[in-house]
This is a predicted structure of a 73-nucleotide RNA (transfer RNA) from Cetobacterium sp. The prediction has a mean pLDDT of 81.
RNA sequence: GGUGAUAUAACUCAGUUGGUAGAGUACCAUCCUGAUAAGAUGGGAGUCGCUGGUUCAAGUCCAGCUAUCGCCA
Numbered sequence: 001g002g003u004g005a006u007a008u009a010a011c012u013c014a015g016u017u018g019g020u021a022g023a024g025u026a027c028c029a030u031c032c033u034g035a036u037a038a039g040a041u042g043g044g045a046g047u048c049g050c051u052g053g054u055u056c057a058a059g060u061c062c063a064g065c066u067a068u069c070g071c072c073a
Stems, first nucleotide, its partner, number of pairs: 001072007010025004019056001027043005049065005
């Protein structure tokens, strides 16, 4: 220098054919217990890496950039 994959909640990850973002763990509250753990119920938390573009509508499609991990030279 060229090329591929990955980037979504605090962490690990889903997200179908483009249709208004979810699970588990963790956290908070309540219940349960003599108390704790376990368990039950409820709740908060996300500019979907960044910037543009296409579209009525983008996590999803397109372009560029950034970071990480590979491959080629």
The organism belongs to Cetobacterium, within Bacteria. Its Rfam family is "tRNA". Rfam describes the family as follows. Transfer RNA (tRNA) molecules are approximately 80 nucleotides in length. By type it is a transfer RNA.